[in-house]
Context: one part of a larger RNA
């Protein structure tokens, strides 16, 4: 692991609401007694409980009462339904759907494992080192002292048994729930063992590590309190129908929990009060817009005041600074002279295949994502947080988007080898145009991304030049005064400053760039020639280019594959394409009918199968076969039911009723087979 079997909302009381009987101004017995025949039947038993009056704290007083000075308002009451079974939802109180702690109390059991202590015993091969005393000599005034020997000391050395566990390999469903193999520490001590004995859990022992007290010790272990508790997790066991939620609000030692409210359902009342939509009439201060106040904030005026300058002062002056005030142009969530569009609020009328409200039962929800759209936090960050609103998932299958819960289309009662669309598509993969008609794109753009940058390319404005010959090229020319003054070492168009005239021309700057120390020298502007028809320049717009660097694979179009398209525009017409819509059959349910409705977690409600038992009534079957198992193409909307055969000797089937150990696939569930 799979397979069989057990395996979770039960029962008692007290309460309350629905059904439903019985009696009813009443209604009803509890202990307990009894007659009988064995009793879930029967007769007594009214003690009591709840009705039938009620207000007040009370005395009390009474269809009133209570407050109160009140005969005043005001509260609570009065104008008649209850009680007692039975069934069935729910609550409280018990173990109360089940199984789970970690713990916490008492009583016991435990030092045959280890911790420490006590008696009493037992062990350490061998080899080395050579303390203190002691003796002999030297040698001293005498000691110290040195030397030989003698001696055998030590938490000495070395190293076996012993005894530790410090390393590394192995073993890691091992040989072993801690080992083995090489190697290593101590090995006369604070050593190591035997064997008896002592110290107990709120405890003990402890060279202290919370160690260790029988293989799990921040407080053993049993058994008992006890089904401790468990706001957790997990799991809960047939069937169909009808409805169908919430993930917010306050409160909460609350915040993953509850409690009241909102949302659901059923059940009773009310009967259009609900919605939509017009019209009428309402408050608003948001979106925008403004600047009138309130701040912010820019430029020029004009000018108070300051700050510099000048003056002995008066004052005078200023390319500084600036209030007010005037022009202009601005900004604001906590600013408004101003003010929509939605929404909301009354009312009246339509519509209408729709709710709405009250009252009561029984709920479940209080962790929500995500997308559009309007805000705040944030970094105008987030598949990111916090409200508003919508809308879809949750609790929604189908079809599209290559896969993709929240996007787009659309809501799935069963059936059909009918039909039309929706979103999206029509070449091929893959259902359906290699459809039309006019454009654009050459980048595989399409099929990822900015600032920027650029004679790509298609559109549309403006405004120049041009056969009086333009714009490119190509030939010539491009000149005097003059090397302009200044400045410079130099300054000659061409460091810089300053001025930029005049003549001569067809034209030529006191000179566009390079270049020289300076000149020089090559250029441009400008002019003729040649050519021979278009050429410049700005601005707006579409589509394309660079910009563009990541990791397992091409991997940025699902893929083949695609350029007058199979890419883009912008217009047409075909056609495919869903569980949608029609169509045609059939099931439930509402509705007089027409006609309509039937996606569903949580959870409400309704109607059934099917297991065990029991009761009454009935059957089937012993010479012909009960349960059950077995196998088969029967019915049944579904839980399920028959019917044949074959097994299989002993109990079993219909009706109607009743009563529950009443339905198993999950609980790392439990026992048992493999």
């Nucleotide at each position: 692991g799979c397979c069989g079997g057990c395996g979770a909302g039960u029962u008692a009381a007290u309460c309350u609401c629905a059904g439903u009987g019985g009696c009813a101004a009443g209604g009803u017995u509890a202990a307990g007694c009894u007659a009988g025949a064995u009793a879930c039947a029967g007769g007594c038993g009214g003690a009591g409980c709840c009705g039938c009056a009620g207000c007040g704290a009370a005395a009390g007083c009474g269809a009133g009462u209570c407050u109160g000075a009140a005969u005043a308002g005001g509260g609570c009451g009065u104008u008649g339904a209850g009680u007692c079974g039975c069934u069935g939802g729910g609550a409280u109180u018990a173990g109360a759907c089940a199984c789970g702690a970690a713990a916490c109390c008492a009583g016991g059991u435990g030092a045959g494992c280890u911790a420490c202590c006590c008696a009493u015993g037992a062990g350490c091969a061998g080899g080395u080192u050579g303390a203190a005393g002691c003796g002999g000599g030297a040698g001293u005034a005498a000691u110290g002292u040195c030397u030989c020997g003698u001696g055998g000391a030590g938490g000495a050395c070395c190293g076996a048994a012993c005894u530790c566990a410090c390393u590394a390999a192995u073993a890691u469903u091992g040989c072993a729930a801690a080992a083995u193999u090489a190697g290593g520490g101590g090995a006369u001590g604070a050593c190591u063992u035997g064997u008896g004995g002592g110290u107990a859990g709120g405890g003990g022992u402890g060279a202290a590590a919370u160690g260790c007290c029988a293989a799990a010790c921040g407080a053993a272990c049993u058994u008992g309190g006890a089904u401790a508790u468990a706001g957790c997790u997990u799991g809960u066991u047939c069937u169909c129908u009808c409805c169908g939620a919430a993930a917010u609000a306050g409160c909460u030692u609350u915040a993953g929990g509850g409690c009241u409210a909102g949302c659901g359902u059923c059940g009773c009342g009310u009967g259009u009060u609900u919605a939509g939509u017009a019209u009428a009439g309402g408050g608003g201060g948001u979106a925008g817009a403004g600047c009138a106040c309130u701040g912010a904030a820019u430029g020029a005026g004009c000018u108070a005041g300051g700050g510099g300058g000048c003056g002995c002062a008066a004052g005078c002056u200023u390319a500084c600074c600036a209030a007010c005030c005037u022009c202009a142009a601005u900004c604001a969530a906590a600013c408004u002279c101003c003010g929509a569009a939605u929404a909301c609020c009354u009312a009246u009328a339509c519509u209408c295949c729709a709710a709405g409200c009250g009252c009561g039962g029984c709920a479940g929800u209080c962790g929500g994502a995500c997308u559009g759209c309007g805000u705040g936090a944030g970094a105008u960050g987030a598949g990111u947080u916090u409200c508003g609103u919508a809308g879809u998932c949750g609790a929604a299958a189908g079809g599209g988007a290559a896969a993709c819960a929240g996007c787009c289309c659309a809501g799935a009662c069963c059936g059909u080898c009918a039909g039309c669309u929706a979103a999206g598509g029509u070449c091929c993969c893959c259902a359906a145009g290699u459809g039309u008609g006019u454009g654009u794109u050459a980048a595989g753009u399409g099929g990822g991304a900015a600032a920027c940058g650029a004679u790509g390319u298609g559109a549309g404005a403006a405004u120049g030049u041009u056969u009086a010959g333009a714009c490119a090229g190509c030939c010539a020319g491009g000149a005097g005064g003059u090397u302009g003054g200044c400045u410079u070492a130099g300054a000659a168009g061409c460091a810089g400053c300053c001025a930029c005239c005049c003549u001569u021309u067809a034209a030529a700057g006191a000179g566009u760039g390079c270049g020289u120390a300076a000149c020089a020298g090559c250029u441009c502007a400008c002019u003729g020639g040649u050519c021979a028809a278009a050429c410049g320049c700005u601005c707006u717009u579409g589509c394309g280019c660079g910009g563009a660097a990541a990791a397992u694979u091409c991997a940025a179009c699902g893929g083949g594959g695609c350029u007058u398209a199979a890419a883009c525009a912008c217009a047409c017409c075909a056609c495919c394409g869903a569980a949608g819509c029609u169509a045609c059959g059939g099931a439930u349910c509402c509705g007089a009918a027409a006609g309509g409705a039937u996606g569903g977690u949580a959870g409400g409600a309704g109607a059934g199968c099917g297991u065990u038992c029991u009761g009454u009534a009935g059957g089937a079957g012993a010479u012909a076969c009960a349960a059950g198992g077995u196998a088969g193409a029967c019915c049944g909307a579904a839980a399920g039911g028959a019917c044949u055969g074959c097994u299989g000797c002993g109990g079993c089937c219909u009706a109607c009723a009743g009563a529950a150990g009443u339905g198993a696939g999950a609980a790392u569930g439990c026992c048992g087979g493999c």

This is a predicted structure of a 674-nucleotide part of an RNA (large-subunit ribosomal RNA, domain II) from an activated sludge metagenome. Its Rfam family is "Bacterial large subunit ribosomal RNA". Its family is annotated with ribosome and structural constituent of ribosome in the Gene Ontology. The coordinates come from a structure-prediction model, not an experiment, and the mean pLDDT is 85.